[in-house]
RNA sequence: GCGCAUGUAGUUCAGUGGUAGAACGCGUUCCUGAUAAGAACGAGGCCGUAGGUUCGAUUCCUACCAUGCGCA
Numbered sequence: 001g002c003g004c005a006u007g008u009a010g011u012u013c014a015g016u017g018g019u020a021g022a023a024c025g026c027g028u029u030c031c032u033g034a035u036a037a038g039a040a041c042g043a044g045g046c047c048g049u050a051g052g053u054u055c056g057a058u059u060c061c062u063a064c065c066a067u068g069c070g071c072a
Base pairs, nucleotide, nucleotide: 001071002070003069004068005067006066007065010024011023012022013021018055026042027041028040029039030038048064049063050062051061052060
């Protein structure tokens, strides 16, 4: 330099056009003599960045950025 893959909650991951969920973690409450375990509720994200297509984009297209792999 070229090609491919990945980028979504604190972490690991779903979500293939109609303004985003799960598990673990975190907080509150319940439970207990007190913990752990368990139960209920809640907070936490404008989806890597910038454009484009569309009535509407996390999703489709382009460029760039980051990480990983391969080729030279």
A computed fold for a 72-nucleotide RNA from a bacterium, annotated as transfer RNA. The coordinates come from a structure-prediction model, not an experiment, and the mean pLDDT is 82.